[in-house]
Context: one part of a larger RNA
Formats: sequence, C1' cells, structure tokens
RNA sequence: GCCAACGAGUUACGGUAGGUGGCAAGGUUAACCUGUGAAGGGAAGCCGGAGCGAAAGCGAGUCUGAACAGGGCGUUCAGUCGCGUGCCGUAGACCCGAAGCCGAGUGAUCUAUCCAUGGGCAGUGUGAAGCGGGGGUAAGACCCCGUGGAGGCGCGAACCGACCUAGGUUGAAAACUGGGCGGAUGACCUGUGGAUAGGGGUGAAAGGCCAAGCAAACUCGGUGAUAGCUGGUUCUCCGCGAAAUGCAUUUAGGUGCAGCGUUGCGUGUUCAUCAGUGGAGGUAGAGCACUGGAUGGGCUAGGGGGCCUACAAGCUUACUGACCCCAACCAAACUCCGAAUGCCACUGAUCCAUAGCGCAGCAGUGAGUCCACGGGGGAUGAGCUUCGUGGACGAAAGGGAAACAGCCCAGAUCGCCGGCUAAGGUCCCAAAAUCCAGACUAAGUGGUAAACGAUGUGGGAUUGCCCAGACAGCCAGGAGGUUGGCUUAGAAGCAGCCACCCUUGAAAGAGUGCGUAACAGCUCACUGGUCGAGUGGUCCCGCGCGGACAAUUCAACGGGGCUCAAGUCUGGUACCGAAGCCGCGGACGUGCUUUGCACGUGGUAGCGGAGCGUCGUUCUCGGAGCGAAGCGGCCGAGUGAUCGGUCGUGGACCGUGAGCGAGUGCGAAUGUUGGC
Repeated sequence: GCCAACGAGUUACGGUAGGUGGCAAGGUUAACCUGUGAAGGGAAGCCGGAGCGAAAGCGAGUCUGAACAGGGCGUUCAGUCGCGUGCCGUAGACCCGAAGCCGAGUGAUCUAUCCAUGGGCAGUGUGAAGCGGGGGUAAGACCCCGUGGAGGCGCGAACCGACCUAGGUUGAAAACUGGGCGGAUGACCUGUGGAUAGGGGUGAAAGGCCAAGCAAACUCGGUGAUAGCUGGUUCUCCGCGAAAUGCAUUUAGGUGCAGCGUUGCGUGUUCAUCAGUGGAGGUAGAGCACUGGAUGGGCUAGGGGGCCUACAAGCUUACUGACCCCAACCAAACUCCGAAUGCCACUGAUCCAUAGCGCAGCAGUGAGUCCACGGGGGAUGAGCUUCGUGGACGAAAGGGAAACAGCCCAGAUCGCCGGCUAAGGUCCCAAAAUCCAGACUAAGUGGUAAACGAUGUGGGAUUGCCCAGACAGCCAGGAGGUUGGCUUAGAAGCAGCCACCCUUGAAAGAGUGCGUAACAGCUCACUGGUCGAGUGGUCCCGCGCGGACAAUUCAACGGGGCUCAAGUCUGGUACCGAAGCCGCGGACGUGCUUUGCACGUGGUAGCGGAGCGUCGUUCUCGGAGCGAAGCGGCCGAGUGAUCGGUCGUGGACCGUGAGCGAGUGCGAAUGUUGGC
C1' cells in the first nucleotide's frame, strides 16, 4: 500500500413541541400486595379546573394608588395519561486523541554521591628534603662532590578518558570502527556487599543523573480527567434551500439574541413592479453669499525708506500693505444654490407564487472571495485593506475567454444519430464565409507599455511665394567710403564693446558660417541668367515608427500560417455555435375549471417527506438432500437503495406477508486486528 472483518447521536430520568390513542371537567396512579402469567388491588401523590400581590390578603378580579383615575397582570380558548418522533437538560452523552493533576505503590543490577572490604597501575626519565665527605667562616651562611629517592613531576603500555578527522547514519553497533589524541602514584581506576526515592534523592552544578526519553521516574488507580481544538462519523430517492452580517461578549477560529433557511398552523394580496399624486433630504454638479485657503490688478489707511526739520508738521517713494473694488480660482468636516437615482405615504393597474406577515418546532451560518460602480486608508501601489450598492463563485454543471472558482453567454428532471439561437466565431488544426462593398496599415503593426522624439503614410483646415517665372540645382555678381569707431601686441565683416550710416548699382549686412597670429581665402544673405510648374509654413484627425533591457531555442497570435489580409475601421448578407429555447417521448412535485392542462424539478450547510437492506423476535403462509444458506458467472426488473431468474459450486437450513425491537448499512479517523 491493497484486501477482509471490526469501527462513531446510544440508554436512563426529567422538560418541551408536533403525531397518534384512551378517558374527559376531569385525567392518572407510585411504592407495595395478590397472582405462574394475563391481570386485579393500591388515591398517598401529580397535572388541570382562578387569578393578582413581596406578603398579610382579596378574588373574576387583583396589584399600584388618596382615588369609584390611569396603568400592569388576569378573566373568553380542555385537559390529562400512555406510545412513537424532533430538540433540550442531567449523566462520559456521537467516536478517537492530549500535554497534565492527585493517590497508592515499584525501582540506585543503568547512573550520581557516600560507606565497608578487596584488587590494579610494563618500562623509563628527572633527581626535592635529609645525610656523608671536602671547601669556606671567629662561628655560620654559603659552595662543591657524593649519597638519597620526594612529586595531584616528565615520557610511555595495561587501565581510565573522549580533543580532531574519516567512515558508519533502513549502522556490525538505538553512540560504534579506523588513524591520530588526554590522564596514567592519583581529587587515580576497579570487583563485591551496602546506603540515599520522586517536589524526593544525588550532583567538583550540565537542570546533569535516578534502568536506551527526567524543568519532576516508572506502574496501577481516580479515569471514559478536560479539550470553545484537529480528525472521523457508514444505504437510497423526492421537495425546499442558507450564511460568512448587526449588537454584545476576559470576546475576536467560541457563544447569546437578531438577520437569512426549513416544516406545520393561521391570515388572505397585506409583498413586488409600474403609473399618478403628495412628501422628507443637501449627495453629484455648481457656486463663492458665510467659514477658511489662494493669484493678478486698482484704490488706499497704516508701516518702512528718502528729503526737510528745535518741536509739531510737511513733501516724496520703482518698498510693504489691511479694508474696499475689478478679474480669475480651491474645499470631506464651506454653501447663495442644487439634481438623477433611491426612500416614505396614498390611489389605481399588473402579478396569484415556493410572495408578504403572525405564531410554533428544528436548524445551519456569524473565516468569505473576485468583478463593476460610489467612497475612506495606501503612493488617485498591490491578487492590498475597510465600508456602501449590484453580480458571480461559495453551493453552478454547460458554451466562450488556448489552458483559467469569481470575467462574457447561459441556470443541467430524464431520453433522442431532430430544429433555432446566445456569447464567441466561420484559411488549416477545428463546426461554420478563403462572403460582399468601401477605406486604412507595411510596422508581422495586428500578436504587451509611458513621457517624449521623427520630411512614415492617408484625410481635413488655413496661410506665404509663384508663368510679370516661384522652390531646388547650375552659371555669374556679391562692390566702394572702410582696416567704421573703441579696445588690443594685433582686432581688417567674423575675440569683445558701441554704432549700424552713406555711395555705385540689377543686387550686395559696417556682415550667416568656415578660416588667418592678423590679413588673405571659401561661403551665405541679396541680385541677374538658365530651367518651366508648382513650392514652403502652421493646426487637427486615422493607422503606423522609435522610445522597448532577464535569466534552458522559438516562448508577448493556442499553433500552422496570414499582407487589396486570415490585420484594422465602416456597412451588409448567410452560416456555425450551449445541458439556453423549440420539437417528440417518459418520470416526479404543486395547483386547478382534474378522463387532462398549466407551472415547476442545479445545489453545500441545513430543514422536511418517502423508501431499500441487515440481525433478532411474535404471528402467518411457504420452500429445501429431486439440494437450503453462502460463493462465482450470465440474464432480467426497478428512479435508486435493491430485487428476481438461471447455470455451476456448496451440503443444511431458508424465505413471504403483518407487527415489534435494534450492538442496523464504511472509503477515508497518521483508525483497530488479521492476511498478502
């Protein structure tokens, strides 16, 4: 992992509401007694029949109160005892699951420390004290040579340890092996016997160790501890069908009440939509009348500067500047204004259901998500976050978007080798147009992206020049005063500053650029000629271009491939295309004017209804050695759970119908046991 078996809402007693039955202003017994039993007895008790008040108490009333006031609760409506069902309470209370807490015991054969008694430590080195001799001294101290053999001394086996590294890591081993390594006469190592015990021991102290796991051992018990947590919770069909919100919460992943679901009863259009009428309102927008913000101008008080001045005053100002005026603005917490939609009420119409509302039983939900629109937070970020309105998913399959819960289309009762459409499509993959008409794009743009940039290209508007010859090219001229003045070493059109005149002329700047040290030189403006018809500027619109950089070839059309398109825009006609709609047939639910018709039948949590099957039991009717159950194959029936038939195997029990009662249905629980 697979298979098989086992495996989870039970039981008791109370409560409550439906169902059903008995009796009924009543209903009913409990313990217990008699009896084999069925049953009989047993009235104590309980519920109902009257309530109100804290109570005394009063009573169809009563309480409050001064009240014969008002108000509160009552007075109308049948209960009660069984059985069965839903749910709740108390119990382990659907099942499995803690870490833990407490009690009584068992452990020091591991290990920590201690006690008693034994054992062990190759070899080698070093050479303390003391002692002897010699030297030395007044005597010493001291020195030298020996002797001596100390030490938690040195090197190094056994032994004890465990610093490094490699291997091992389903190991040879639940801590090892190899090679190196530390201690090795000591606070050493070790045998045997013994001591200390769980909030206790022991600890050269690491919360270490106390039998392979110790911040409180192990075993059993309290015990089915508790678990607002995780997981699991077993047959079928039918009807309806949520929520992820509000308020509160030692509350936030829990719970209570409400909201939304379902079922029963009641009410009977009250609901919803539309129209009309009448309302409330301060949003969008707009505005500046208020509150604030904020730009320019005018006018001008005040302030500053200047002049004048003994003081006071005066004059002036290219400074500043309130109020006021003009013009133009901004605002969630501004409003002189002010919609649309929505909301409320009434009237009418449409609609008749699974609408609305009330009472009662039973829930689930109270983590939501994305999209569109209106806002807040954030960075006018986020597949971000938080509200409002709607949709989808959740709980929704089908078609489209290559693939893709939340986007687009559309809501699957079942069958059909029938038809029409939606979104989206119609060259091939791949169903349907290589369809029709007109235009654009040349970038494979289409088939990612901005500011910004550009004689891309199509269309439109406007304007300058032009057959008295424009624009471009070519030929020629482009001069004189003058090297203008200043500056400067120089400054001659052309470093810089100032001015920018006059003449000749068809035209020619006191000079457009290059150039020189400065000149020179080239060129331009400007003019003539040649040529012979258009040539420049600006703005708007369509489609394109650049801007354009990411990690394994293509990899930013799903692919092939596509260029008067198979791209883009405009118009048109066909067709394809879904579980949508229609057609034909069947099933079920609800309703009705009921031999039929109409409407409905996606669905998680969940509510309601109807069934299948297993085991046992009572009654009933049957089957079976001429072959029961079980098992295997095949055939058939039913919407399904399932049921029937037949053949084989098997070798002794099994079934129908009507009731009753459950240890009653497995795929999941790191489920349990067994097998492979």